[in-house]
RNA sequence: CGUUUCCUUGCUGGAGAGAGGCGGCCCGUCGCAACGACGGAAUCGUCCACCGAAGGAGCAAGCCCCGAUCGUGGGGUGAAUCUCUCAGGUAAAGCGGACAGCAGGGGUGGC
Numbered sequence: 001c002g003u004u005u006c007c008u009u010g011c012u013g014g015a016g017a018g019a020g021g022c023g024g025c026c027c028g029u030c031g032c033a034a035c036g037a038c039g040g041a042a043u044c045g046u047c048c049a050c051c052g053a054a055g056g057a058g059c060a061a062g063c064c065c066c067g068a069u070c071g072u073g074g075g076g077u078g079a080a081u082c083u084c085u086c087a088g089g090u091a092a093a094g095c096g097g098a099c100a101g102c103a104g105g106g107g108u109g110g111c
Stems, first nucleotide, its partner, number of pairs: 002111002005107009018048001020047005026040005049090003055086001056084003062077005
C1' cells in the first nucleotide's frame, strides 16, 4: 500500500398487509333548541382479520463429545430474505425499514 472480514458515519434506492368493526374524545354541517341526525381525520380503549424486511425466537446438513460397533441413541455447536409472529406494522403523506450502491472513518487476521 492492497486484499479478506467486522463495526460505524453521510447520501441514495428499498417490499408486504383492513382508509376494518364497536365505543369514547375532537371537528364540521343541518336544526329555535334538545343534544338529535349525518359526515370526517387524528387519538384512546376494545374485538377480529392480515403482513414480515427494525429487533427477537426456532432449526437442517456438517463438525465435536459420550454411548454403540452388521449398533445408529443422547448432548453441544450450527445460517438465512426459511419458519414463528412476542414485538413492530397494515389508504396517501410522514416515520420506520432487512438488504443494496456510492463516498469516508475505525478495528482484527493472513499474504
This is a predicted structure of a 111-nucleotide RNA (Glycine riboswitch aptamer) from Variovorax sp. Sphag1AA. The model forms 91% of the base pairs in the Rfam consensus. Taxonomically the source falls in Variovorax (Bacteria, Pseudomonadota, Burkholderiales, Comamonadaceae).